[in-house]
Predicted 3D model of a 547-nucleotide part of an RNA (small-subunit ribosomal RNA, 5' domain) from an uncultured eukaryote. Its mean pLDDT, the model's own confidence on a scale to 100, is 80.

Context: one part of a larger RNA
RNA sequence: UAUGCUUGUCCCAAAGAUUAAGCCAUGCACGUCUCAGUAUAAACUUUUAGGGUGAAACUGCGAAUGGCUCAUUAUAUCAGUGAUAGUUCACUUGAUGGUACUUUACACGGAUAACCGUGGAAAAUUUACAGCUAAUACGUGCCAAAGCCUGCGGGCGGUAUUUAUUAGAUUAAGCCAAGCCCUUUCGGGGGAAGGGUGAGUCAUGAUAACUGUGCGGAUCGCACGACUUGUCGGCGACGCAUCAUUCAAAUUUCUGCCCCAUCAACUAGACAGUAAGGUAGAGGCUUACUGUGGUUUUGACGGGUAACGGGGAAUUGGGGUUCGAUUCCGGAGAGGGAGCCUGAGAAAUGGCUACCACUUCCAAGGAAGGCAGCAGGCGCGCAAAUUACCCAAUCCUGACACAGGGAGGUAGUGAUAGUAAAUAACGAUGCAGGACCACAGGUCAUGCAAUUGGAAUGAGAACAAUAUAAAUCAGUUAUCGAGUAACAAUUGGAGGGCAAGUCUGGUGCCAGCAGCCGCGGUAAUUUCAGUUCCAAUAGCGUAUAUU
Numbered sequence: 001u002a003u004g005c006u007u008g009u010c011c012c013a014a015a016g017a018u019u020a021a022g023c024c025a026u027g028c029a030c031g032u033c034u035c036a037g038u039a040u041a042a043a044c045u046u047u048u049a050g051g052g053u054g055a056a057a058c059u060g061c062g063a064a065u066g067g068c069u070c071a072u073u074a075u076a077u078c079a080g081u082g083a084u085a086g087u088u089c090a091c092u093u094g095a096u097g098g099u100a101c102u103u104u105a106c107a108c109g110g111a112u113a114a115c116c117g118u119g120g121a122a123a124a125u126u127u128a129c130a131g132c133u134a135a136u137a138c139g140u141g142c143c144a145a146a147g148c149c150u151g152c153g154g155g156c157g158g159u160a161u162u163u164a165u166u167a168g169a170u171u172a173a174g175c176c177a178a179g180c181c182c183u184u185u186c187g188g189g190g191g192a193a194g195g196g197u198g199a200g201u202c203a204u205g206a207u208a209a210c211u212g213u214g215c216g217g218a219u220c221g222c223a224c225g226a227c228u229u230g231u232c233g234g235c236g237a238c239g240c241a242u243c244a245u246u247c248a249a250a251u252u253u254c255u256g257c258c259c260c261a262u263c264a265a266c267u268a269g270a271c272a273g274u275a276a277g278g279u280a281g282a283g284g285c286u287u288a289c290u291g292u293g294g295u296u297u298u299g300a301c302g303g304g305u306a307a308c309g310g311g312g313a314a315u316u317g318g319g320g321u322u323c324g325a326u327u328c329c330g331g332a333g334a335g336g337g338a339g340c341c342u343g344a345g346a347a348a349u350g351g352c353u354a355c356c357a358c359u360u361c362c363a364a365g366g367a368a369g370g371c372a373g374c375a376g377g378c379g380c381g382c383a384a385a386u387u388a389c390c391c392a393a394u395c396c397u398g399a400c401a402c403a404g405g406g407a408g409g410u411a412g413u414g415a416u417a418g419u420a421a422a423u424a425a426c427g428a429u430g431c432a433g434g435a436c437c438a439c440a441g442g443u444c445a446u447g448c449a450a451u452u453g454g455a456a457u458g459a460g461a462a463c464a465a466u467a468u469a470a471a472u473c474a475g476u477u478a479u480c481g482a483g484u485a486a487c488a489a490u491u492g493g494a495g496g497g498c499a500a501g502u503c504u505g506g507u508g509c510c511a512g513c514a515g516c517c518g519c520g521g522u523a524a525u526u527u528c529a530g531u532u533c534c535a536a537u538a539g540c541g542u543a544u545a546u547u
Stems, first nucleotide, its partner, number of pairs: 001543005009420001011418001015413001016380001022378003026375003031061002037058002043053003059399001068333003078256003082252003087249002093244005104218001108139002115131001117129004147156003158215002160211001162209006180191004195202001217238001219237004224233004258304003265295003270292008308330003312323004335356002338353003358369004386411001388410003394407001395405003426453002429449004434444004460480002462477001464476001490536005495517002501531001503530004512519002
């Protein structure tokens, strides 16, 4: 692990891995709105004047998480250990952002959906045409008088991109000369910057050009206030860029893996260098050129694995041996291969495109599909549960205190394992054998009774509250609920190993038992029954794997 017989209670709770990563009808499992992007619904509401609610749709975000499975995979994955000075990073959090230049800046432009109308097709989460209308969608595009240098005339001018140059230092002390700054009693005196690492062509500056598709807000809400009465202001929301941060990711260093030699040689982008391309980035990752290397009895290469790796599990005096599909971590995969779009992130499959295999609908022209998500069905098999309820808890996602979530929880099935633990307890009387005494008996303890006695209980039934999202159960609890004909315990055994019959009947080397030794041929301690007994006990037997 499966199976046979049996099964009253309470708690806990694994469960289509093994065989077919075989195939799937149906339903659901990913959606989302605040005061704060876009509302003229010919929707609803209202003191019918504003307005409010708000389906749909555009826009934004998410859908790369989660859940499932273990087919592949043997230096691969994985584990521990280092590295990124060799890189990317949406969201979160913290900083920073007046440098724009023939101008409308109190504010620019053109569309489109929903909607309305007319349609095509057997059909499809199919769409064509005509007519409107929005933006934080898609585009276009200003103002700013702050700052620094100054010879007071003026000049400079953000960050990002690409390239080049440059600074990015490191002292023993003193003296001489020249130059710069501060101070001055005009002799003189004093001073002169530079972060971090083990390590950089690092951080950070500067100069010269380069790019002109980066950014530098034409957005939304709520309160209103101040006075110079037409101006200036607050708190948020959302958005953009750069640097960090966080969450990660991607590569990579060292060491470690089962069986087979009936596998002994293997390798041509193979090993190394230079350059370019490509990538987020190192790299034969790819290409060109050049060299001839690299691995191997310390088992390469090849084959097998009923092989995902690890944390772990069972067993064990120690050493070991076997298992690990399975709840945590990492990997891989979504019928098989391949390719790709979108995006911060996918080589995504509850995304797309082909091909192969399979499959569904069809009016035969075409169209659609992917349960190794949750239920459920077929098949396969020794072998595995409900097409249930709920977002109340734990968390996740979203524009979000509100919505959604087969993640998850709750019931149902469930003798996988595991925990506690009923099926009777006590007396009187009688009997039996004991101990003691003051011995017709009493006291003490034990056992057996088809005599007898009241007490006590939950199994079960059930008002009720509790429990719970709502229930069920449990726990609490009125009221019912025990006398052998029940509310009745089983499974295996009784020759030995191995606890327990030389009892009765049947059978007669037959039927059968028996793990092994053996038993059975007419008195069977072993078969089939009856009876008695033994073992474990709500469990016990059997088969198989393993120690």